[in-house]
Context: one part of a larger RNA
Molecule: small-subunit ribosomal RNA, 5' domain
Organism: uncultured bacterium
């Protein structure tokens, strides 16, 4: 100089920033991803209409419960799209993780844009519900009805897809592309909303965007008191698999790959963009923002889907914990607060969806601990502030003295004056496009009051800015280095004065 610090002493305000670096321990509470009723078929509710019925009687009212149909609403199921995003860790990982630069003629890619073309006629189921039933619970079972933008044939069918054959142009490259054209064979589809125009949807194909995925050159910490490593190991044919390419997987055949240009082994570590320091080169560091990987109690697996091998999804094993009626059975804060623990150390169990983004939806709105505010903390960096002018009888007092005096010192007192913060009273925003503002009655602007509420740390021997007195007496004790202290100590401790920074001022770690 720098810090995600901590310690000590001390603290007045404000803007913007920042906060578990340790135990990838453990985890009560709440909440953190739902949406669509304009995809379906129930169920409840309200409201109008119509309509049969029952009860009172004042025989044309008054009430009670039923069905039908319409409209408004709720919504447990089934269906859709969304839970592969956003949020958190950094445990592992020395590796095509990452960065950088290529490549894929080996490759996918829902929504989203453009562009063709279609969209015909049928079918059998199931949940919800009803009924029986097991079970303490968690949930399960059997059996009966029923919808569908669910599900399955069938027709239609191309420049999609297979297998076969043919021309022609192309390439840096084999395994090849890319146009035309042939006949075979496969396989498509949903409807809702409106009166209606017409929208929102559905298949197929193409081309674009945009996300991935896989290969390959170069760079990436330490250790040789680590010298040999290797059997699916290195190629090769074949088959399987995958969107793809391939010891990815397998049969069988060869006997090969790596390595002093450091394999292997051990250690340590998420990498960058960047931060930090330095003239620079180079050192170091990887919190906060962004990118990009891993990982989600451990270990291990697929399922589903465009995308997972999937933090708040399933399935097995194990640790732990909690419920049990003892047969069973429930969980997973490295979300966001929060607890206990560890620790020198680190926040609220707050508001609000108003902005911004994000998912459903035609919308209207749901939902969002992402965000956006507040909240605690001098943890940092920046602003301001604790008065300003006068003001010498150089008061008191303090310290000092060669007792004359010298300082503290224009400092106070006093007098004038100002009002940033401040306290009170009023107004009152931007950010929001027609409406909607948590933040906030909050910045901010107006008027009032009132020096009143606001300074402190370290040092003072030399390095290094600043000296005296008086107490110890090699003792207490000071110290970053040299070194002070042993009777007049500028070095220890008090005082006074002095010198540095200041709402901070020292110390200790760390790197440069």
């Nucleotide at each position: 100089g720098a810090c995600g610090a901590a310690c000590g002493c001390u603290g007045g305000c404000g803007g913007c920033g920042u906060g578990c670096c340790u135990a990838a321990c453990a985890c009560a509470u709440g909440c953190a991803a739902g949406u669509c009723g304009a995809g379906c078929g129930g169920g409840g509710a309200c409201a109008u209409a119509u309509u049969g019925g029952g009860a009172g009687c004042u025989u044309g009212c008054u009430u009670c419960g039923g069905a039908u149909a319409u409209g408004u609403u709720c919504u447990a199921g089934c269906g859709g799209c969304g839970g592969a995003c956003g949020g958190g860790u950094g445990a592992g990982u020395a590796a095509c993780g990452c960065g950088u630069g290529a490549g894929c003629a080996a490759c996918c890619u829902g929504u989203c844009c453009c562009u063709u073309a279609c969209a015909g006629g049928g079918g059998g189921a199931u949940a919800a519900c009803g009924c029986a039933g097991c079970g303490a619970a968690a949930g399960c079972u059997g059996u009966g009805c029923u919808a569908a933008u669910a599900c399955c044939g069938c027709a239609u069918g191309a420049g999609a897809c297979c297998a076969c054959a043919g021309u022609a142009c192309u390439g840096a490259c084999a395994u090849g592309g890319u146009a035309c054209a042939g006949g075979g064979g496969u396989c498509a589809a949903a409807g809702g909303a409106g009166c209606a125009a017409u929208u929102c949807g559905g298949u197929a194909a193409g081309g674009g965007g945009u996300g991935g995925g896989c290969u390959c050159g170069c760079g990436u910490c330490u250790g040789a008191u680590u010298a040999g490593c290797u059997a699916g190991u290195u190629g090769g044919u074949g088959a399987g698999g995958u969107a793809a390419c391939g010891g990815c997987c397998c049969a069988c055949c060869a006997a090969g790959g790596c390595a002093a240009c450091g394999a292997u082994c051990a250690g340590u570590a998420g990498c960058c963009g960047a931060c930090c320091u330095g003239a620079g080169a180079g050192g170091g560091u990887g919190a906060u923002c962004g990118g990009c990987c891993a990982c989600a109690c451990u270990g291990g697996a697929a399922c589903u889907g465009a995308g997972a091998c999937a933090c708040g999804g399933u399935c097995c094993a194990g640790a732990c914990u909690c419920c049990u009626a003892c047969g069973g059975g429930a969980g997973g804060c490295a979300g966001c607060a929060g607890u206990g623990g560890g620790g020198a150390a680190u926040a609220u169990u707050g508001g609000g969806c108003a902005a911004u983004g994000g998912g459903g939806g035609a919308a209207a709105c749901c939902c969002u601990g992402a965000c956006c505010c507040a909240g605690c903390a001098a943890c940092g960096c920046c602003g301001c502030g604790u008065g300003a002018a006068g003001g010498a009888a150089g008061a008191a007092g303090g310290u000092u003295u060669u007792c004359g005096g010298a300082u503290c010192g224009u400092a106070a007192a006093c007098u004038u004056c100002u009002a940033u913060c401040c306290u009170u009273g009023g107004u009152g925003a931007a950010g929001a496009u027609a409406a909607u503002g948590a933040c906030g009655g909050u910045a901010g602007c107006c008027g009032a009051g009132a020096a009143g509420g606001a300074a402190g740390c370290c040092c003072c021997g030399g390095c290094u800015a600043a000296c005296u007195a008086c107490g110890u007496g090699c003792c207490a004790g000071c110290a970053g280095c040299c070194g002070c202290g042993g009777u007049a100590a500028u070095a220890c401790g008090u005082a006074g004065g002095g010198g540095g920074c200041a709402a901070g001022c020292g110390u200790u770690g760390u790197c440069c």